[in-house]
RNA sequence: AUAGCACGCUGGGGGUGCCUCACGAUUGAGGCUGAGAGGAUAAAAUCCGACCCUUUGAACCUGACUUGGUUAAUACCGACGUAGGGAAGCACGAGAUGAUGACA
Repeated sequence: AUAGCACGCUGGGGGUGCCUCACGAUUGAGGCUGAGAGGAUAAAAUCCGACCCUUUGAACCUGACUUGGUUAAUACCGACGUAGGGAAGCACGAGAUGAUGACA
């Protein structure tokens, strides 16, 4: 001097499910997985909070009412997947690379 990882700041993206019982109108209780299954609104949509992810991108979506397994039952665990999409800027310690100088 250069690029730039971790961390950080700002902005942005995403999902918020399933099963059982009771009530049987609203709803309530319990259970499962998970980082997260929350709240507002008459409902959809939308908004807020928490959480996760942000191109080194499996956060999340499509494929997919796919497929193998598990379970009382499940969207639960895998395959699919070096498949296709998917939301960025700043700053930057240690370290790395290059140049120059000095010493050995």
The prediction has a mean pLDDT of 75. The RNA shown here (TPP riboswitch aptamer (THI element)) has 104 nucleotides and comes from Salisediminibacterium halotolerans. It matches the Rfam family "TPP riboswitch aptamer (THI element)". Rfam's curators write: Vitamin B(1) in its active form thiamin pyrophosphate (TPP) is an essential coenzyme that is synthesised by coupling of pyrimidine and thiazole moieties in bacteria. The sequence was found by an Rfam model in a public genome assembly. Of the family's consensus pairs, 91% are formed in the model.